[in-house]
This record gives sequence, structure tokens and C1' cells, in this order.
RNA sequence: AUGAGAACAAGGGGAGAGACUGUAUUAGCAGCGCCGAAGGAGCAAACAGAUAUCCUGUGAAUCUCUCAGGCAAAAGUACACUUGUUUGACG
Repeated sequence: AUGAGAACAAGGGGAGAGACUGUAUUAGCAGCGCCGAAGGAGCAAACAGAUAUCCUGUGAAUCUCUCAGGCAAAAGUACACUUGUUUGACG
């Protein structure tokens, strides 16, 4: 000094699903019905160990589950983008 990638912060963008019923001034609570893109959990291939074809471990997700969360608005949301800070592969 180039700056792949990573972390953090800010900005805007950002879906889905009952404004259901009862109670309650809203929020909340209960019942039923739903959603998946906070978070969480589970698994394929592959690799390794051990063994003789059994077993164990590591093992991804926007997949699956729906514990949590959410289902008017608001807020929030994975994700990509822009900017800044830090670190830093390769050259």
C1' cells in the first nucleotide's frame, strides 16, 4: 500500500398470517384458526473414529418444527444495498 472476507454502528428498503369470538377503556387474558424472515431446535451429502458392514461424532439453509415470537396500525423482523470504524486473506 491493494483490500476477498469478518465484526460493529447508522440510514433507507423489508414479506407472511383473524381489525376472529368472549372479557376488558386500550394494552392484557382465555378459546379456536393461522404465519415464518428475531431467536431456538432437527436433519442430508461429506469427513473422521471405531468396526465388519451395526454404531458414534462433526455437519448448512430462506428446508422442517413452531418452544418462543407474530397475525389492523405502530413497533419489530432475516436478508441484500449505501456509508463509517476496526481487523485482514490474496497480491